This is a predicted structure of a 72-nucleotide RNA (transfer RNA) from a Candidatus Parcubacteria bacterium. The same sequence occurs in records of 2 taxa. Model confidence (mean pLDDT): 83 of 100. RNAcentral holds the sequence, with entries from ENA and MGnify. The source organism's lineage runs through Bacteria, Bacteria candidate phyla and Candidatus Parcubacteria. Rfam family: tRNA. By type it is a transfer RNA.
RNA sequence: GCGAGAGUGGUUCAGUGGCAGAACAUCUCCUUGCCAAGGAGAAGAUCGCGGGUUCGAUUCCCGUCUCUCGCU
Numbered sequence: 001g002c003g004a005g006a007g008u009g010g011u012u013c014a015g016u017g018g019c020a021g022a023a024c025a026u027c028u029c030c031u032u033g034c035c036a037a038g039g040a041g042a043a044g045a046u047c048g049c050g051g052g053u054u055c056g057a058u059u060c061c062c063g064u065c066u067c068u069c070g071c072u
Base pairs, nucleotide, nucleotide: 001071002070003069004068005067006066007065010024011023012022013021018055026042027041028040029039030038048064049063050062051061052060
């Protein structure tokens, strides 16, 4: 330099155009003499960034940044 893949709550990941979700973690409550385990609930995301298409974009298109892999 060229190509491919990945980027979404603190972490690991879903989500193929129509209300952004799960698990774990965090906080509160219940249970217990205490801890752990268990149960109920809550908070937490400008979906890497900037444009475009569309009535509507995490999703489609273009550019760009970071990481991983391959080729040279």